[in-house]
RNA sequence: UCAUCCAGAGCGGUGGAGGGUUCCGGCCCUGAGAGACCGCGGCAACCAGUCGCCCUUCGCCGGGGCGGACACGGUGCUAACUCCGGCCCGAGGCAUCAGUUCCUCCUCGGGGAAGAUGA
Numbered sequence: 001u002c003a004u005c006c007a008g009a010g011c012g013g014u015g016g017a018g019g020g021u022u023c024c025g026g027c028c029c030u031g032a033g034a035g036a037c038c039g040c041g042g043c044a045a046c047c048a049g050u051c052g053c054c055c056u057u058c059g060c061c062g063g064g065g066c067g068g069a070c071a072c073g074g075u076g077c078u079a080a081c082u083c084c085g086g087c088c089c090g091a092g093g094c095a096u097c098a099g100u101u102c103c104u105c106c107u108c109g110g111g112g113a114a115g116a117u118g119a
Base pairs, nucleotide, nucleotide: 001119002118003117004116005115010040011039012038013037014036018029019028020027023086024085025084026083041078042077043076046074047073049070050069051068052066053065054064055063056062082114087111088110089109090108091107092106093105
């Protein structure tokens, strides 16, 4: 810099207190044992590889492509949408005797910021 992030996939051991990256708010997980590390299993298909199909060619090589197949290699991942929000925009709601406008609050949608992973 680019791509992706609402899908998917857990058991055992060590260990012993917090964890969900940091701050704030919410919510959740956790002594029926957190995070971390190790072993094994699994998920996925980003990269590499093999194969298939399509385009390009008279044909081959080469090149390009695919909601293609496989999963021996390199990574990654394996509670909750990246757990949700924080900033901006839009729609709706609540509130009022009634109407209109704005703010707060609530819900939904889009974008951004930050982050993660790969190349």